The prediction has a mean pLDDT of 85. A computed fold for a 72-nucleotide RNA from a Pseudomonadota bacterium, annotated as transfer RNA. Taxonomically the source falls in Pseudomonadota (Bacteria, Pseudomonadati). Its Rfam family is "tRNA". About the family: Transfer RNA (tRNA) molecules are approximately 80 nucleotides in length. Rfam classes the family as a transfer RNA.

RNA sequence: GAGCUUAUAACUCAGCGGAAGAGUGUGCACCUGAUAAGUGCAAAGUCGGUAGUUCGAAUCUACUUAAGCUCA
Repeated sequence: GAGCUUAUAACUCAGCGGAAGAGUGUGCACCUGAUAAGUGCAAAGUCGGUAGUUCGAAUCUACUUAAGCUCA
């Protein structure tokens, strides 16, 4: 210098253009003589960033940031 992969909740990860989900964790409550376990509810995200395409983008396109891999 060229190409490829990854980036989504505190953590680990889903998510095929119709607009945000799970598990773990956290908070509250129930249960217990009291814990643990179990049950219910809730909070927590401008989907790495900026533009573009589209009625509509986490998803498609361009550039860019970070990490990793390959080639030269």